[in-house]
RNA sequence: GGAGUCGGCCGGGCGGCCGCGGAUACGAAAGAUCCGAGGAAAGUCCGGGCUCCACAGGGCGUGACGCCGGGUAACCCCCGGGGGGAGCGAUCCCACGGAAAGUGCAACAGAAAGGAAACCGCCGAUGGCCCGCAGUCCGGGCACAGGCAAGGGUGAAACGGUGAGGUAAGAGCUCACCAGCGAUCCGGGUAACCGGAUCGGCUCGGUAAACCCCGUCCGGAGCAAGACCAAAUAGGGAAGCGUUUGAGGGCGGCCCGUCCGAUGCUUCCGGGUAGGUCGCUGGAGAUACCGGGUAACCGGUAUCCAAGAUGAAUGGUCGCCGCCGGCCGUUUCGCCGGCUGGAACAGAACCCGGCUUACAGGCCGGCUCCGCAU
RNA sequence: GUCUCCGUAGCUCAGCAGGAUAGAGCGUUCGCCUCCUAAGCGAAAGGCCGGCAGUUCGAAUCUGCCCGGAGACGCCA
Numbered sequence: 001g002g003a004g005u006c007g008g009c010c011g012g013g014c015g016g017c018c019g020c021g022g023a024u025a026c027g028a029a030a031g032a033u034c035c036g037a038g039g040a041a042a043g044u045c046c047g048g049g050c051u052c053c054a055c056a057g058g059g060c061g062u063g064a065c066g067c068c069g070g071g072u073a074a075c076c077c078c079c080g081g082g083g084g085g086a087g088c089g090a091u092c093c094c095a096c097g098g099a100a101a102g103u104g105c106a107a108c109a110g111a112a113a114g115g116a117a118a119c120c121g122c123c124g125a126u127g128g129c130c131c132g133c134a135g136u137c138c139g140g141g142c143a144c145a146g147g148c149a150a151g152g153g154u155g156a157a158a159c160g161g162u163g164a165g166g167u168a169a170g171a172g173c174u175c176a177c178c179a180g181c182g183a184u185c186c187g188g189g190u191a192a193c194c195g196g197a198u199c200g201g202c203u204c205g206g207u208a209a210a211c212c213c214c215g216u217c218c219g220g221a222g223c224a225a226g227a228c229c230a231a232a233u234a235g236g237g238a239a240g241c242g243u244u245u246g247a248g249g250g251c252g253g254c255c256c257g258u259c260c261g262a263u264g265c266u267u268c269c270g271g272g273u274a275g276g277u278c279g280c281u282g283g284a285g286a287u288a289c290c291g292g293g294u295a296a297c298c299g300g301u302a303u304c305c306a307a308g309a310u311g312a313a314u315g316g317u318c319g320c321c322g323c324c325g326g327c328c329g330u331u332u333c334g335c336c337g338g339c340u341g342g343a344a345c346a347g348a349a350c351c352c353g354g355c356u357u358a359c360a361g362g363c364c365g366g367c368u369c370c371g372c373a374u
Numbered sequence: 375g376u377c378u379c380c381g382u383a384g385c386u387c388a389g390c391a392g393g394a395u396a397g398a399g400c401g402u403u404c405g406c407c408u409c410c411u412a413a414g415c416g417a418a419a420g421g422c423c424g425g426c427a428g429u430u431c432g433a434a435u436c437u438g439c440c441c442g443g444a445g446a447c448g449c450c451a
Base pairs, nucleotide, nucleotide: 001370002369003368004367005366006365007364008363009362010361012321013320014319015318016317017316018315020036021035022034023033024032026031038345042356043355045354046353047352048351049350050222051221052220053219057256058255059254060253063217064216065215066214067081068080069079070078071077082096083094084093085092086091097213098212102211103210104207105206119152120151121148122147123146126145127144128142129141130140131139132138160178161177162176163175164174165173179203180202181200182199183198184197185196186195187194188193226278227277228276229275236269237268238267239266240265241264248260249259250258271450272449273448285304286303287302288301289300290299291298292297323342324341325340326339327338328337329336375447376446377445378444379443380442381441384400385399386398387397393431402418403417404416405415406414424440425439426438427437428436
């Protein structure tokens, strides 16, 4: 200098004028003072707080998750580690329990798709047939019975690999080595797991984001939760169910238990009203420092208070400065001056912790590889 | 705001416990029939199943994340 990779941060600044929402232990009022979007406020994909459903009970089902250890209020999150994969590397990716419990699936092709099979092929020792020679021996032939799975071919996938022995030909059939699996044991590690030894020819394929099995977790709904006040009317009509032989309710699946439960409940049609207050923002809170921990994170101290709107405020405009681009002038170039244009994704709606997705332009840092120079 | 559902040819829908050419009706185009049109008969074109990833040998179908669209839900009750 180039290429790459990972992490963090910013998301224009200052001022004037006009305007909007809120608060006030300011004021009689006019007003004054202070505060006023985000890293994602988004998608609503997870988890929790909070509220209500009597308590939040049991079982099944459904659903979610799934290597190990830790963090946390909790998690499908985060951190660290293990294993597998990609890359020269920094680094990145992985829904990563079980297929030796069972069931299912695998189109087409292929002989055969899971405990099977033989198209081409190899053999035909043994048995059969034929010939030499009449005949058993012996020799030769046929490829009829039959044997084989080494080679070819099919496929995404075909029941370990190499070599030797063996055989009629072959084959873990036997042996040596290698790979995998299982059992036993040793060493390291909290563990996942890693390394090693011995034994067993055991060679057992894929798919669980197919059913399933194992383990863990889960009651439901959601601030339109929920509480209070006020207003208005046709508090109306129809159908069904039910009143101790219990309808219905404790959403959306079932059962049990338990509780509530009667001029009641459900559905449909019709009508009225769509106002206010609380919930509502002080919290797993922010910032700084110290301490513990590899880290996620935790603890302590100090300081601070940072939007609460409800058709819904957080804006508009002007000036200066900063950033990027274009044109012109000057200049060797840079700088400088003038004119002009641009600046993303997006906007709180009960609140947090995450994940995911979108994002103009820019800054900082760690690491890796390559080239050159010293 | 919360919750639920859907997306396949120009339109309306099948197919979705995976299997290779994705179907049907209407419509479009062409041909036949007719003096011409309609009707009728025959044929053809038209899709990468909303998009991108993943699982699998294989995805319209299973899973995840996005995009677009639709519906329901207040109180008197």